[in-house]
Small-subunit ribosomal RNA, central domain from a Pseudomonadota bacterium, 350 nucleotides, folded computationally. RNAcentral holds the full RNA, with entries from ENA. Taxonomically the source falls in Pseudomonadota (Bacteria, Pseudomonadati). The coordinates come from a structure-prediction model, not an experiment, and the mean pLDDT is 86.
Context: one part of a larger RNA
């Protein structure tokens, strides 16, 4: 439980696509199933309310009147809604022009660093730490030079910067490919918004099969520290980290802020456009559109803060919350190879 809420107190699904449903722009005409008005019928009795009666009074009882709401039928209205027809262009979509971008997939290439191998030259240390030791080194290490192999990641540019629905995306080149924006106003003519169920994508870790393995590194081993040290520090080091294919489907998946539309002071900066003034030209300047940020009027907020990228003022649709613990547990179901995930209580207790 007809209420109030969801940035931080409980509460926005991780994100998108989209079915049913719900909601929906401007004008005209027609209809009336919604809606509104009127009338009639019905809505048992009791109960409730009104005015009385009898009982001494109350409770109770009895008579009368009124009323409620729903349903059915008839008549009327046509603003709103709906339906039908016609029309429109402000929403939406398409077309043309232009610029931008780490958007995605595949292939190729590059330099720095690291590590390994071989060679040169060279000698007693190196490494590591708070200090040490384990460790490496006279079978020649570390440091230096040359050559070769290997894997992973791309310094500077780099930014309050860009792109993407989110997760995420950064060396360079090529190929294929997706989306958004500005301007023009040529086309369609409401084709739209949201979205239960459903589908797709979804960091890291993890799983399966096969590769690869430089670095880093759970587990493990050793050295320290310590009262102890199953840790923090050090030396090693396997899974893993990388690739292909197939699973898993969770995160403080965060802006802890669902999506769409409208309206409501500004100012400073920045990214990508357009128009104008001006110029030899570029820069600059003014206006404007789309993003990304800082500060702030009004307003909101418990406060912090938010503030045209709203947490302001409104409309539509979806999701979610309803004291703490038990518990995101148990059970059932569905999914998964497993790990586990999704859905999700109660007893009891405070």
């Nucleotide at each position: 439980c007809u209420g109030g809420g969801c940035g931080u107190a409980a509460a926005g699904c991780g994100u998108c696509c989209g079915u049913a449903g719900c909601u929906g722009g401007a004008a005209a005409u027609a209809u009336u199933u919604g809606u509104g008005a009127g009338a009639a019928g019905u809505u048992a009795a009791a109960u409730c309310u009104u005015a009385g009666g009898a009982c001494u009074u109350u409770a109770g009882u009895u008579u009368u009147a009124a009323g409620u709401u729903g349903c059915u039928u008839c008549u009327c209205a046509a603003a709103c809604g709906a339906u039908a027809u016609u029309u429109c262009u402000a929403g939406a979509g398409g077309g043309g022009u232009a610029a931008a971008g780490g958007g995605g997939u595949g292939a190729g290439u590059g330099g720095a660093a690291c590590u390994c191998u071989g060679g040169g030259a060279g000698u007693a240390g190196g490494g590591g730490u708070g200090a040490a030791a384990u460790c490496c080194g006279u079978u020649g290490a570390u440091a230096c030079c040359c050559a070769g192999g290997g894997g992973a990641a791309c310094g500077c540019c780099g930014a309050a910067g860009g792109u993407g629905a989110a997760a995420a995306c950064a060396a360079c080149u090529c190929a294929c490919u997706a989306g958004g924006u500005a301007c023009c106003a040529c086309c369609u003519g409401a084709c739209a918004g949201u979205u239960a169920g459903g589908g797709a994508c979804g960091a890291a870790a993890g799983c399966g099969u096969g590769g690869g393995c430089a670095u880093a590194a759970a587990a493990a081993a050793g050295g320290a520290u310590u009262a102890g040290a199953u840790a923090c520090c050090c030396u090693u080091g396997u899974a893993u980290u990388c690739c292909a294919c197939g699973c898993c489907c969770u995160a403080a998946a965060c802006g802890a802020u669902g999506g769409a539309g409208a309206c409501u002071a500004g100012u400073c900066g920045u990214u990508g456009g357009a128009a104008g003034u001006g110029u030899c030209g570029a820069c600059c300047c003014u206006u404007u559109c789309a993003g990304c940020g800082g500060c702030g009027a009004a307003g909101c907020u418990a406060a912090c803060g938010c503030g045209u990228u709203a947490a302001g003022u409104c409309u539509c649709c979806c999701g979610c919350c309803u004291g703490g613990g038990u518990a995101g547990u148990a059970c059932a179901g569905c999914c998964g190879c497993a790990a586990g995930g999704c859905c999700g209580a109660a007893a009891c207790u405070c």